[in-house]
RNA sequence: GGGCCUGUGGUUUAAUGGUAAAACGCCUCAUUCGCAUUGAGGAGAGUAGCGGUUCGAUUCCGCUCAGGUCC
Numbered sequence: 001g002g003g004c005c006u007g008u009g010g011u012u013u014a015a016u017g018g019u020a021a022a023a024c025g026c027c028u029c030a031u032u033c034g035c036a037u038u039g040a041g042g043a044g045a046g047u048a049g050c051g052g053u054u055c056g057a058u059u060c061c062g063c064u065c066a067g068g069u070c071c
Base pairs, nucleotide, nucleotide: 001071002070003069004068005067006066007065010024011023012022013021018055026042027041028040029039030038048064049063050062051061052060
């Protein structure tokens, strides 16, 4: 330098064009003498970035960036 794959809350993963969901983690309350467990509730991402297509994009297309892999 070229080919291919990946990029979504703190972490790990969903969401095959229609208001981004779950588990773990975090916070609060209840339960306990206390901790843990358990139960209830809550905060936190607009999807790596910039454009394009579309009424509408995490999803399709282009470029860039980062990581992985092969040459």